[in-house]
RNA sequence: GCGGAUGGUCGGGCGGCCGCUUGUGGUGUUCUUUUGGGCAUGACGAGAGGAAAGUCCGGACUCCAUGGAGCAACGGUGCCGGGUAACACCCGGUCGGGGCAACCCGAAGGACAGCGCCACAGAGAACAGACCGCCUCCGUUCGCGGCGGUUAGGGUGAAACGGUGGGGUAAGAGCCCACCGCGGGACGGGCAACCGGACCGGCACGGCAAGCCCCACCGGGAGCAAUGCCAAAUAGGGGCCUCGCGCCGUUCGCGGCAGGGACGCUUCAGCCCGAGAGGCCCGGGUUGGCAGCUAGACUGCGUCGGCAACGGCGCGGGCAGAUGAAUGGUCGCCGAACCGCGCGAGCGGGGGACAGAAUCCGGCUUACAGGCCAUCCGCGCGU
RNA sequence: GGGGAGUUAGCUCAGGCGGUAGAGCAACGGCCUUUUAAGCCGUGGGUCCCGGGUUCGAGUCCCGGACUCCUCAC
Numbered sequence: 001g002c003g004g005a006u007g008g009u010c011g012g013g014c015g016g017c018c019g020c021u022u023g024u025g026g027u028g029u030u031c032u033u034u035u036g037g038g039c040a041u042g043a044c045g046a047g048a049g050g051a052a053a054g055u056c057c058g059g060a061c062u063c064c065a066u067g068g069a070g071c072a073a074c075g076g077u078g079c080c081g082g083g084u085a086a087c088a089c090c091c092g093g094u095c096g097g098g099g100c101a102a103c104c105c106g107a108a109g110g111a112c113a114g115c116g117c118c119a120c121a122g123a124g125a126a127c128a129g130a131c132c133g134c135c136u137c138c139g140u141u142c143g144c145g146g147c148g149g150u151u152a153g154g155g156u157g158a159a160a161c162g163g164u165g166g167g168g169u170a171a172g173a174g175c176c177c178a179c180c181g182c183g184g185g186a187c188g189g190g191c192a193a194c195c196g197g198a199c200c201g202g203c204a205c206g207g208c209a210a211g212c213c214c215c216a217c218c219g220g221g222a223g224c225a226a227u228g229c230c231a232a233a234u235a236g237g238g239g240c241c242u243c244g245c246g247c248c249g250u251u252c253g254c255g256g257c258a259g260g261g262a263c264g265c266u267u268c269a270g271c272c273c274g275a276g277a278g279g280c281c282c283g284g285g286u287u288g289g290c291a292g293c294u295a296g297a298c299u300g301c302g303u304c305g306g307c308a309a310c311g312g313c314g315c316g317g318g319c320a321g322a323u324g325a326a327u328g329g330u331c332g333c334c335g336a337a338c339c340g341c342g343c344g345a346g347c348g349g350g351g352g353a354c355a356g357a358a359u360c361c362g363g364c365u366u367a368c369a370g371g372c373c374a375u376c377c378g379c380g381c382g383u
Numbered sequence: 384g385g386g387g388a389g390u391u392a393g394c395u396c397a398g399g400c401g402g403u404a405g406a407g408c409a410a411c412g413g414c415c416u417u418u419u420a421a422g423c424c425g426u427g428g429g430u431c432c433c434g435g436g437u438u439c440g441a442g443u444c445c446c447g448g449a450c451u452c453c454u455c456a457c
Base pairs, nucleotide, nucleotide: 001379002378003377004376005375006374007373008372009371010370012334013333014332015331016330017329018328020047021046022045023044024043026041027040028039029038030037031036049354053365054364056363057362058361059360060359061223062222063221064220066269067268068267069266070265071264074219075218076217077216078215079093080092081091082090083089094108095106096105097104098103109214110213114212115211116208117207118206130151131154132153133150134149135148137146138145139144162180163179164178165177166176167175181203182201183200184199187196188195189194227291228290229289230288237282238281239280240279241278242277243276246257247256248255249254259273260272261271285457286456298317299316300315301314302313303312304311305310338349339348340347341346384455385454386453387452388451389450390449393408394407395406396405402439410426411425412424413423414422432448433447434446435445436444
């Protein structure tokens, strides 16, 4: 210098004028909520993001199911260890794959629990198989035919029941041997996944679980249009389904037993029911306000522990709350990308990507013009 | 803002536990008819919404994205 890898960070800047939303004071005005509310006005402060997005996970919070336990069903997760409120996230490691390397990627438990599938082609597709070929024997009209042996060679396929070499044989074959692969494995290392492995075994155990399934672990449902309150409105309208109206005693107050309600089932505790209890659907009316509503597993810096994710402690910051939905418009200066011209220095134009809160957090994923910082790798050149 | 469903031929829809995608209508050609319609016979037509992954093989299974539709207040 060129090419590449990883992590972090910013994502137009400065100023003038005019607005919008909101918070806190002031002034004026008004109200039978008077330590309050409404309206107007002016002052000061604050006002979109790294993804606010997709709504894919995990929570907080609220309501519903009366609560506890067990089972079933359904759904999810899936190497090991750690982090965390929790996770399918993050960190570190193991194994497998890619790259010369820095580094990157992986839904990565189980196919000796069971079931299922493996199309077409091919002789044969799962405890298989003889089409061609090779070999022994028999027959022969000498072309070949037949009974067998063979999986070494050919051919098919994504996949053909270990590979290479040698011995052996009629031809062959783990039939035998060496090496490699595979299976088991004393023992050693590691918290573990896993790694190494003396020695043993001629090979038995094809693939698919993002097919059913098995194993381990986790999960009740719905979502701020949840939910509570005020105001307004109306006829509290119509239809359907399930279970029920029991027995005994009585001093007529009631008590006891059985039954029912329990939205997968069982059980326990407690509650409700006495003629009603519970569930579903259709139609009509009103479509205003307040709370929930923003300070939170928040964040910056320092320090300590830890390889790290992260955690502890100390000091500091005060950080949007709209609802027909604010966060904008305009002007001036400066400006990267990009475009044109030029061999070039440069000149002219140009004008900022993706996108915008809606209960709030932690993640993931997707979109994104570009700038800056740090570390590392490969190649070439110079010293 | 929250929740749910779908996308296959020009249109409306099937497609069982993965094996190479169909039906009806429409279109086109022929027969019939003086001609048209109807009827009969035949033919063509597919980025299975898009991109990855699992598998020998994906419309189907898994992940991500796009678009369309439905629904929710008192």
Overview
The prediction has a mean pLDDT of 78. Predicted 3D model of RNase P RNA and transfer RNA as a complex of 457 nucleotides. It holds a member of the Rfam family "Bacterial RNase P class A". From the family's description: Ribonuclease P (RNase P) is a ubiquitous endoribonuclease, found in archaea, bacteria and eukarya as well as chloroplasts and mitochondria. Rfam classes the family as a ribozyme.